[in-house]
C1' cells in the first nucleotide's frame, strides 16, 4: 500500500519499552456502525410403519411404540467416475463466490467449523460477533 472476509471507528482503564510525556502494542470494559442467531399473528409445513380410541366407514384427527433425525455461520452446493467395508481419499465437472489494466477475456476458490434431538417465517423482545489469513 492493496485483497478475502461483519471484522472498522471513538473513548476510559491496566500493563510494556523510553528519563518522561506524547504516539504506538497488548489486555480489559463502555459506546457508535457494521455483522449473525433466537423470537407472535398471518401465512407455510405436518417423515415412515404398527397398535388403541373416536367416526357408519375410508382418508383425515388423537395417543403410543419404532425406524429416520434436524439445524446454524459461510460463495463453498451438487453430479459422474475410480479406491474403499461404512467413514472417507482421489479425479473430472458444477451451483455459487472473489479478484483483474476485465466486462466477447484472463486469474483463482467452490474450505471450514459449530449446536445437540432442539430452532419455518416473524412485530415488540432477547441475544452473539466485530476475527482471522493473503499479496
Nucleotide at each position: 500500500u492493496g485483497c478475502c472476509g461483519a471484522a472498522u471507528c471513538g473513548c476510559c482503564g491496566u500493563g510494556c519499552a523510553c528519563c518522561a510525556u506524547g504516539g504506538g502494542c497488548c489486555c480489559g470494559g463502555c459506546g457508535a456502525g457494521c455483522g449473525g442467531g433466537g423470537g407472535a399473528a398471518c401465512c407455510a409445513g405436518u417423515g415412515u410403519g404398527g397398535c388403541c380410541g373416536g367416526c357408519a366407514a375410508c382418508c383425515g384427527c388423537g395417543g403410543u411404540c419404532a425406524c429416520g433425525g434436524g439445524g446454524g455461520c459461510g460463495a463453498a452446493u451438487c453430479g459422474c467416475c475410480g479406491g474403499g467395508a461404512c467413514u472417507c481419499c482421489g479425479g473430472c465437472g458444477u451451483a455459487g463466490c472473489g479478484c483483474g489494466a476485465c466486462c466477447g477475456c484472463g486469474c483463482g476458490c467452490g474450505a471450514g467449523c459449530c449446536c445437540g434431538u432442539c430452532a419455518g417465517c416473524u412485530c415488540a423482545c432477547c441475544u452473539c460477533g466485530u476475527a482471522g489469513g493473503c499479496g